[in-house]
Context: one part of a larger RNA
């Protein structure tokens, strides 16, 4: 390179948008660039295969023939590809009228609680454990009650419910703002699908300036516990956790299952739409449609298991693997302020 392969054995990029490529719907004429055909020239000689001779054999030499799958020129073929023209609507978009939603981003506002403050009642304990003690308290805590003041999250609804590309998103209102589905018709006509490299967004934790801190709560500290405890527990506690604006760019970033698109039994649930049907309404059947589970046939898999949300069957384009450590490391390159991230060995060793 062929060839096997990626749920869990090694191996799907955290996720999108997109260049270049690669691949592409149905029908129709042109061309004849791939593509088949035939013909000619070329395709050195030796060697290799076949198949005669010569050395007493053989090796060796030596004649003939294939062979040289190529490549050039030229005649033809047109069915599939390309390329040019014309048409089409089943992908794909738009338009119109609905709908559901923790989709984002912003500014205001509610309550409960926690902690602190300030007044009242009111006295001796309060916490905290497994049992204790540190820690609080007569300068009156804990407990209640009355007011205040900040900051963070938003109990109930709440649901293998919803949305969102992932990351993720949960009081409430308003304002901007993205996406989906669903119905029925008119339009544009393949506009399409992947996608190296590019760009963009991307928990948690940390970084930078500046703000802000109830609670929590890495680090530390002080009580425990133990042989001993740099720990579990306990009482306190800085950063940090909140905000703005920049950085960083990783995660069991998981469905450990890369997008997309066709085909393949059923049965139950439940969210969004729609059409019937029956009913005074409301519950409700039936189908249908786009999600989101739960069981299951083929089939599929080493096995568990998966199974119209595939891991079936199949086409299309990415991306990754190739015994185990050494290593996701050294070095060098790139990107960070820095931690560090991304690209990524080999000695050895088994």
């Nucleotide at each position: 390179c062929u060839g096997g392969g990626c749920g869990u054995a090694a191996a799907g990029c955290g996720u999108g948008c997109g260049u270049a490529g690669g691949c592409g719907g149905c029908u129709u004429g042109g061309u004849c660039a791939g593509u088949c055909a035939g013909a000619u020239g070329u395709g050195a000689a030796a060697g290799c295969c076949c198949u005669g001779g010569g050395c007493u054999u053989a090796a060796c030499c030596u004649g003939g023939g294939a062979a040289c799958u190529g490549c050039a020129u030229u005649u033809g073929a047109u069915a599939c590809u390309g390329c040019c023209g014309g048409g089409c609507u089943a992908g794909a978009g738009u338009a119109u009228g609905g709908u559901a939603g923790a989709g984002g981003g912003a500014a205001g506002u509610g309550g409960a609680a926690u902690u602190c403050c300030g007044g009242g009642u009111g006295u001796a304990g309060c916490g905290g454990u497994g049992a204790a003690a540190u820690g609080c308290g007569u300068a009156g805590a804990u407990a209640u009650c009355c007011g205040g003041a900040g900051g963070a999250a938003c109990a109930c609804c709440a649901g293998u419910g919803g949305c969102g590309a992932a990351g993720g998103c949960g009081a409430c209102u308003u304002c901007c703002u993205g996406g989906a589905c669903c119905a029925a018709u008119a339009c544009u006509g393949a506009c399409g699908c992947u996608g190296a490299g590019g760009c963009a967004c991307g928990a948690a934790a940390g970084c930078g300036u500046g703000g802000g801190u109830a609670g929590c709560a890495a680090a530390c500290a002080g009580g425990a516990u133990u042989a001993g405890a740099u720990a579990c527990c306990c009482u306190g506690g800085c950063a940090g956790u909140c905000c703005a604006c920049g950085c960083u760019g990783u995660a069991a970033a998981c469905g450990a299952u890369g997008u997309c698109a066709a085909c393949u039994a059923g049965c139950c649930g439940u969210u969004g739409g729609g059409a019937g049907c029956a009913u005074u309404u409301a519950a409700g059947c039936u189908c249908u449609u786009a999600g989101u589970g739960g069981c299951g046939c083929a089939g599929c898999u080493a096995a568990c298991g998966c199974g119209c949300u595939a891991a079936g069957u199949u086409g299309a384009c990415c991306g990754c693997c190739u015994g185990g450590g050494g290593a996701g490391u050294a070095c060098g390159g790139c990107c960070g302020c820095a931690a560090g991230g991304u690209u990524a060995a080999a000695a050895c060793u088994c």
This is a predicted structure of a 350-nucleotide part of an RNA (small-subunit ribosomal RNA, central domain) from a metagenome. The prediction has a mean pLDDT of 89.